[in-house]
RNA sequence: GACUUAUCAAGAAAGGCAGAGGGAACGGCCCUGUGAAGCCUUGGCAACCUGAUUUCAAUGCAGCGCUAUUGAGAUAAAGGUGCCAAUUCCGUCCUGAUUCUUCAGAAUCGGGCAGAUGAGUC
Numbered sequence: 001g002a003c004u005u006a007u008c009a010a011g012a013a014a015g016g017c018a019g020a021g022g023g024a025a026c027g028g029c030c031c032u033g034u035g036a037a038g039c040c041u042u043g044g045c046a047a048c049c050u051g052a053u054u055u056c057a058a059u060g061c062a063g064c065g066c067u068a069u070u071g072a073g074a075u076a077a078a079g080g081u082g083c084c085a086a087u088u089c090c091g092u093c094c095u096g097a098u099u100c101u102u103c104a105g106a107a108u109c110g111g112g113c114a115g116a117u118g119a120g121u122c
Stems, first nucleotide, its partner, number of pairs: 001122008013042005021031003025092004043084003048080003052075008060066002088114001093112008
């Protein structure tokens, strides 16, 4: 980098260095010298993967029971990531339903596309 898949309305910031940008693109609207991006330190959030404890179910064994395997749930937060303004900040391009309508379109709610992150494969 490509593909597959899950999630994306909740949650969680201080300090140091640095010095003008940042919120993916565009438009809007915001954040920002009361200090942006980036880097470092510490802290936190969450529970995707690994591991731990535990409950239930199925399987296994002649049975008890349980060492085991698989699945589902709970707890916790040790390891690997991730994240810590605003719904992925809102909209955009395609599409479904509903409503309104001056019949050109508009609004609302979904889906797709796009993006982000995890896990797996190449």
Background: This is a predicted structure of a 122-nucleotide RNA (SAM riboswitch aptamer (S box leader)) from a Saprospiraceae bacterium. The prediction has a mean pLDDT of 80. Its Rfam family is "SAM riboswitch aptamer (S box leader)". Gene Ontology term of the family: regulation of gene expression. Of the family's consensus pairs, 89% are formed in the model. It was read from a public genome assembly, where an Rfam model found it.